Molecule: transfer RNA
Organism: uncultured Verrucomicrobiales bacterium
RNA sequence: GUGAGCUUGGUGUAAUAGUAGCACAUCUGUCUUACACACAGAAAGCGAAGGAGCAUAACCUUCAGCUCAUA
Numbered sequence: 001g002u003g004a005g006c007u008u009g010g011u012g013u014a015a016u017a018g019u020a021g022c023a024c025a026u027c028u029g030u031c032u033u034a035c036a037c038a039c040a041g042a043a044a045g046c047g048a049a050g051g052a053g054c055a056u057a058a059c060c061u062u063c064a065g066c067u068c069a070u071a
Stems, first nucleotide, its partner, number of pairs: 001070007010024004018054001026042005047063005
């Protein structure tokens, strides 16, 4: 240089265009003499911009970051 793939809470990982879930972690409460466990609850996320579309995390374009292949 060329080609392909990936980007979603703090971490990991789902999601046929139709209200973005799950696990762990964090915080609060209950329980306990106390801690832990357990139970209940809360906060926190679609890489950026634009486009098509009634409606996009998912489609199209550009950009950014990362990975792989090739020479």